[in-house]
RNA sequence: CCCGUGGACAGGUGACCGCUGCCCGCCAUGUGGCGGGUGGAGGAAAGUCCGGACACGACAGGACACGGUGGUGGGUAACGCCCACCGGCUCUCGUCGAGCCAGGGAAAGUGCCACAGAAAGCAAACCGCCCGACCCGGCGACGGGAUGGGUAAGGGUGAAAGGGUGCGGUAAGAGCGCACCGCCCGGCCGGUGACGGUCGGGGCACGGCAAACCCCACCGCGUGCAAGCGCAAGCAGCCCUCGCGGUGCGCCUCGGCGUACCGGCCCGUGGUCCGCGGGAUGAGGGCGGGUCGCGUGCAUGAGGUCGACGGCAACGUCGGCCCCAGAUGAAUGGUCACCGCCCGCCGAGCCGCCGACGGCCGCGAAGCGGGGCACAGAAUCCGGCUUACGUCCACGGACGAG
RNA sequence: GCCACCGUAGCUCAAUUGGCAGAGCACCUGAUUUGUAAUCUGGAGGUUACCGGUUCGAUUCCGGUCGGUGGCU
Numbered sequence: 001c002c003c004g005u006g007g008a009c010a011g012g013u014g015a016c017c018g019c020u021g022c023c024c025g026c027c028a029u030g031u032g033g034c035g036g037g038u039g040g041a042g043g044a045a046a047g048u049c050c051g052g053a054c055a056c057g058a059c060a061g062g063a064c065a066c067g068g069u070g071g072u073g074g075g076u077a078a079c080g081c082c083c084a085c086c087g088g089c090u091c092u093c094g095u096c097g098a099g100c101c102a103g104g105g106a107a108a109g110u111g112c113c114a115c116a117g118a119a120a121g122c123a124a125a126c127c128g129c130c131c132g133a134c135c136c137g138g139c140g141a142c143g144g145g146a147u148g149g150g151u152a153a154g155g156g157u158g159a160a161a162g163g164g165u166g167c168g169g170u171a172a173g174a175g176c177g178c179a180c181c182g183c184c185c186g187g188c189c190g191g192u193g194a195c196g197g198u199c200g201g202g203g204c205a206c207g208g209c210a211a212a213c214c215c216c217a218c219c220g221c222g223u224g225c226a227a228g229c230g231c232a233a234g235c236a237g238c239c240c241u242c243g244c245g246g247u248g249c250g251c252c253u254c255g256g257c258g259u260a261c262c263g264g265c266c267c268g269u270g271g272u273c274c275g276c277g278g279g280a281u282g283a284g285g286g287c288g289g290g291u292c293g294c295g296u297g298c299a300u301g302a303g304g305u306c307g308a309c310g311g312c313a314a315c316g317u318c319g320g321c322c323c324c325a326g327a328u329g330a331a332u333g334g335u336c337a338c339c340g341c342c343c344g345c346c347g348a349g350c351c352g353c354c355g356a357c358g359g360c361c362g363c364g365a366a367g368c369g370g371g372g373c374a375c376a377g378a379a380u381c382c383g384g385c386u387u388a389c390g391u392c393c394a395c396g397g398a399c400g401a402g
Numbered sequence: 403g404c405c406a407c408c409g410u411a412g413c414u415c416a417a418u419u420g421g422c423a424g425a426g427c428a429c430c431u432g433a434u435u436u437g438u439a440a441u442c443u444g445g446a447g448g449u450u451a452c453c454g455g456u457u458c459g460a461u462u463c464c465g466g467u468c469g470g471u472g473g474c475u
Base pairs, nucleotide, nucleotide: 002397003396004395005394006393007392008391009390011339012338013337014336015335016334017333019040020039021038022037023036024035025034026033027032042375046386047385049384050383051382052381053380054224055223056222057221066220067219068218069217070216071085072084073083074082075081086103087101088100089099090098091097093400094399095398104215105214109213110212111209112208113207126155127154128151129150130149131148132147134145135144136143137142163181164180165179166178167177168176182204183202184201185200186199187198188197189196190195228296229295230294231293237287238286239285240284241283242282244263245262246261247260248259249258250257251256265279266278267277268276269275303322304321305320306319307318308317309316310315340373341372342371343370344368345367349360350359351358352357403474404473405472406471407470408469409468412427413426414425415424421458429445430444432442433441451467452466453465454464455463
C1' cells in the first nucleotide's frame, strides 16, 4: 500500500440576523403579538427490495388457485435478516487455513441439451484394434481390397461420451476377476440435527438443467396514514315561521286575480342619515349527509443508555438513569470573526509567556494567497437488506521450515 | 406518499418453450437522369440501459443500480 472484520466522527467556538415545535409570563381576543426558557435531520432520512406494528374492509371450516421461501439448529414481534454449525466448490504441496455458495427433490412425470460429432439419452462402431471366410499380388513371410462379426482400451468432436488408477485376464477388449478410491443398499456407534465414523453386502444398475414446467415441506386474506376517526364554511336537498299597505288600469262567478306606480320590509355598500343597487324564484331559523378547510391518527417506543447475570454467538433477563425533530409548496438557515484539516507558493523554524528542559519539523516549520471540508434533507412508526459517500482508530491476512 | 409498466441500430418497432439479434425509415457507394427527387444494386451501423448471478450457452431466467412512462387524492 491492498483486502477483510468491527467501532467512532460527520468541521469546532462566539456574536448578530432569521425559521419552527413545546412550556411560562404579559398584552390583546379577528385568535395573534411581545419577552423568557427549552428542543430542532441521518448513517444512510435514499431505493421502496423484504418483514412487522397500526387502521379499515372481508372472513364458519376445509380444499383449489396464486405468490413467496428452501442444508441443520438457534435468535427475533416477524423476515428472504442475524448467529453458530454441516456439506460442497475454488486457492494450496497439504491442513483443523482463507474465500465463495438462491445449498430440498433429476431411480413422480413432462420438456430441453443448439453447433460439432459415428453416436446426446430404453446410447453409439467414423478412424483404430482383433477374429473368420473371399478376391488380387508374392516361392514364401506377408501386403492390399471388399465383406461378416467382436471390441467403448486408444484417436477425434463436444460443456457433457454410461465410474477412476493399477495388476491380472483376453484373439483384441471389457468390473470379465482382484486391490484401493468413488457410488448404491443395510446394520452399529456418536451428534438435538444437518451429518460424521465404522462394519457388512452389491460389480455399478442411476449424465446435466428445477434462477424450465413441476413435485414435496413450510409461510402468506385484501388495501395502505392519500389507512381511518372527529368538527365543519359554501352550493344543493328537506322541514318550520313570515311573506305587508295604498292608488290607477284590465278581467270576472263581486269577492278575488293579474299588472304598473308609490310607501313599507329584508339584504349589500358602511358604524349612523341620505342616496344607490338587489330581492318575493324572498327573508329568518332548523335538520341529516357532507365538499373546501381544520383537527386527530402523530411522537413513551418490539425507545435509548449504564451496570450485573445467562449464552460460543446472534440475543435474552433484571436493576438504575434519561425523554431525544414533528414541518405541511413543507422549518432545522444566513453573515462575520477566530481556530482545526486539505490544496498552491515559499523554504527553517515553531509550541509550552521567557530561561532551563521537553515536544513538533526537508515524509516540509513559520508566513502568504485563494478555494474546499464528502454522500446527502425526516413526512405514520419500527426491524432488516441494498445502494451512495469523506475521514480516523483497532484487530486479522495463519500453521507445518515458510 | 403509495402502486404498476417499460428500456434492442440515428428514429419507430420485431425477435418464446434460452441456441449465430432482424425489419421499415434515415445514412453511405454505385446505376438511372442534363440535374434533383422517386426507383434499382450493394454496404455500414448494436456494450440488447448498466452491474452481478444461474446455465455448456442469457435480449429472454433471477437479484441489484440508473433512467423514463402511467395510475391513485

About this RNA
Predicted 3D model of RNase P RNA and transfer RNA as a complex of 475 nucleotides. Rfam match: Bacterial RNase P class A. Its mean pLDDT, the model's own confidence on a scale to 100, is 76.